The RNA shown here (c-di-GMP-I riboswitch aptamer) has 74 nucleotides and comes from an uncultured Desulfobulbaceae bacterium. The coordinates come from a structure-prediction model, not an experiment, and the mean pLDDT is 78. The sequence was found by an Rfam model in a public genome assembly.
[in-house]
RNA sequence: AGAAAUUAAAGCCAUACCAGCUGUGAGGUAGAGACGCAAAGCUACGGAUCUCCAGAGAUAGCCGAGCUGCCUUG
Repeated sequence: AGAAAUUAAAGCCAUACCAGCUGUGAGGUAGAGACGCAAAGCUACGGAUCUCCAGAGAUAGCCGAGCUGCCUUG
């Protein structure tokens, strides 16, 4: 550098509920908390869903795709 496997794992992250701030809203953010997660890291590109003041938004923890990264084996 490339390949295979997704078993196992150093670890990383943090669902619901609660309460603060913020947004019309879906949501976002920090706290607390762990349902899960081996890309639950990043990007709204395709699909999907959701929101509202209806032509703009939200979701990457809905599924693909792209980029990057970790472990094991050869």

About this RNA:
Of the family's consensus pairs, 93% are formed in the model.